[in-house]
RNA sequence: CACGACAAAGGCAAACCGGCCGUGAGGCCGGGACGCAAAGCCACGGGACCCUCCGGGUCAGCCGAGCCGCCGAAC
Numbered sequence: 001c002a003c004g005a006c007a008a009a010g011g012c013a014a015a016c017c018g019g020c021c022g023u024g025a026g027g028c029c030g031g032g033a034c035g036c037a038a039a040g041c042c043a044c045g046g047g048a049c050c051c052u053c054c055g056g057g058u059c060a061g062c063c064g065a066g067c068c069g070c071c072g073a074a075c
Stems, first nucleotide, its partner, number of pairs: 003072002011036002016031006034061001040067002044064003047059005
């Protein structure tokens, strides 16, 4: 570099519930865990979704690109 274990340490947190924000997609906080080795960051390409559809937004837990990072058996 690559790879990812019935390993260890640590981490994140779907659905659902409560509160707040937003017209909405959805976001934040708390609870909660289906899962995740980038489920860390990023709307650059594709895609999905919303709106008052020239246009403006949302989604990174849909797939790629880019950036950064913990651990260390085997191959």
Predicted 3D model of a 75-nucleotide RNA (c-di-GMP-I-GGC riboswitch aptamer) from a Planctomycetota bacterium. Taxonomically the source falls in Planctomycetota (Bacteria, Pseudomonadati).